The RNA shown here (TPP riboswitch aptamer (THI element)) has 132 nucleotides and comes from Azospirillum lipoferum. It matches the Rfam family "TPP riboswitch aptamer (THI element)". Rfam links the family to the GO term thiamine pyrophosphate binding. Lineage of the source: Bacteria > Pseudomonadati > Alphaproteobacteria > Rhodospirillales > Azospirillum. The prediction has a mean pLDDT of 77.
RNA sequence: CGCGCAUUCCAGGGGGGUCCCGACAGGGGGCUGAGAUACCAACGGCCGGGCGCGUCAGCGCAUCCGGCAGCGUGGUGACCCUUCGAACCUGAUCCGGGUCAUGCCGGCGAAGGGAGGGAACACGCGACCGGG
Numbered sequence: 001c002g003c004g005c006a007u008u009c010c011a012g013g014g015g016g017g018u019c020c021c022g023a024c025a026g027g028g029g030g031c032u033g034a035g036a037u038a039c040c041a042a043c044g045g046c047c048g049g050g051c052g053c054g055u056c057a058g059c060g061c062a063u064c065c066g067g068c069a070g071c072g073u074g075g076u077g078a079c080c081c082u083u084c085g086a087a088c089c090u091g092a093u094c095c096g097g098g099u100c101a102u103g104c105c106g107g108c109g110a111a112g113g114g115a116g117g118g119a120a121c122a123c124g125c126g127a128c129c130g131g132g
Base pairs, nucleotide, nucleotide: 001126002125003124004123007119008118009117010116011082012081013080014079017031018030019029020028021027038076039075040074042073043072044071045068046067047066048065049064050061051060052059053058088113089112090111094107095106096105097104
C1' cells in the first nucleotide's frame, strides 16, 4: 500500500407454533426455540351509552361520546437474518421416527425462492521498502 474481514453505521428481509388449567374473563403453566405478539389504539371490528328511525320485533349512525385489545390491517419494541444468504418461504394436507400435542427430531436439502450499501486504526493474507 492492496484485498478480505470481526465489528459498527445506515438501510432492508423475516417468524411468532403446540399442549394443559381456568370463573372461559382477566390470567396462569408445560414443550421446542435466538425469538412463541411485549406496547400503541390510527383504520377496521366489538361493547356500553347517546341520538335517529320504527310496523315496537328491532334497525341505523364509528364524521356523537366513552371503552376493549380476543380478531384483521398498521405502527413501535425484543429476537434472528441480509448473497460467504438453512433468517424465512415453497415443495408440504410430503416421508420416517417420536410426542398428550406440535417443523418436536431426522429426511427432503446446498433442492427452488429469498433481503445490501458505507466505514473498518483491531485481526488475517498478500505486495513493496529498509536493516541483520